[in-house]
RNA sequence: UGCCCUAUGGCCAAGCGGUAAGGCAACGGACUCUGACUCCGUGAGCAUUAGUUCGAAUCUAAUUAGGGCAG
Numbered sequence: 001u002g003c004c005c006u007a008u009g010g011c012c013a014a015g016c017g018g019u020a021a022g023g024c025a026a027c028g029g030a031c032u033c034u035g036a037c038u039c040c041g042u043g044a045g046c047a048u049u050a051g052u053u054c055g056a057a058u059c060u061a062a063u064u065a066g067g068g069c070a071g
Base pairs, nucleotide, nucleotide: 001070002069003068004067005066006065007064010024011023012022018054026042027041028040029039030038047063048062049061050060051059
């Protein structure tokens, strides 16, 4: 310098144009004499900015961060 991959809640992780699963943790509640177990519930708009579209986590461009390959 060029190319490729990854970026989703506190952590892990699914999603493949139609409005964000699941697990762990946290918090609230039920149960319990208390705690544990168990059960119920709560919380993300998707690295950033722009674009395309009726509609974008998803497609396009640039940027940022991490990783890899070539020189």
A computed fold for a 71-nucleotide RNA from an uncultured Bacilli bacterium, annotated as transfer RNA. The coordinates come from a structure-prediction model, not an experiment, and the mean pLDDT is 80.